[in-house]
RNA sequence: UCUCUGGAGAAUCCCAGCAAUGGGUGCCGAAGGUGAAAGGAAAUCGUGAUUUCCGAAUCUCUCAGGCAAAAGGACAGUGA
Numbered sequence: 001u002c003u004c005u006g007g008a009g010a011a012u013c014c015c016a017g018c019a020a021u022g023g024g025u026g027c028c029g030a031a032g033g034u035g036a037a038a039g040g041a042a043a044u045c046g047u048g049a050u051u052u053c054c055g056a057a058u059c060u061c062u063c064a065g066g067c068a069a070a071a072g073g074a075c076a077g078u079g080a
Stems, first nucleotide, its partner, number of pairs: 001080002004077003011025001013024004026067003032063001033061001035059001039054007
């Protein structure tokens, strides 16, 4: 990386539409993405401070995505 298996959460909400979808309100976090701790590095100046950078997640934000089924799905397991 591929195959197979398991895999949560949240309105089958309202309006328009044959549907896809669009608008409105309420919600979810486990595609992806945002943020940043301890710690580390560098710079500045009056040697004690300041500033900048790196810095994890299932945490956080809810941009994206999602809220019956289907699809997707972090992660885990089997095989290669």
Model confidence (mean pLDDT): 83 of 100. A computed fold for an 80-nucleotide RNA from uncultured Blautia sp., annotated as Glycine riboswitch aptamer.